[in-house]
RNA sequence: GACGGCAUUUGGCAAACUGUCGGAAACGACAGGGCGCAAAGCUAAAGGGACUAAGGCGCAAGACGCGCUAAGUCAGCCUGGUCGCUAAU
Repeated sequence: GACGGCAUUUGGCAAACUGUCGGAAACGACAGGGCGCAAAGCUAAAGGGACUAAGGCGCAAGACGCGCUAAGUCAGCCUGGUCGCUAAU
């Protein structure tokens, strides 16, 4: 230094679930928890994908109803970008 990382020790992150709070929801924040993770750091206005549908539009008009719609949400779905760690070798 690396396109490699199979990590003994020492550390890092933290799924489901529970509580409180925020949000229309998806989901998020904090605390507990620990399934996993060698980028499970950041980027969602780089591309694809998934989720939600408040508002808007259409239908309906009984409605808290149905359909479509993201510059809302997910980086712990994939690719890309970017910054960083690294024992053995």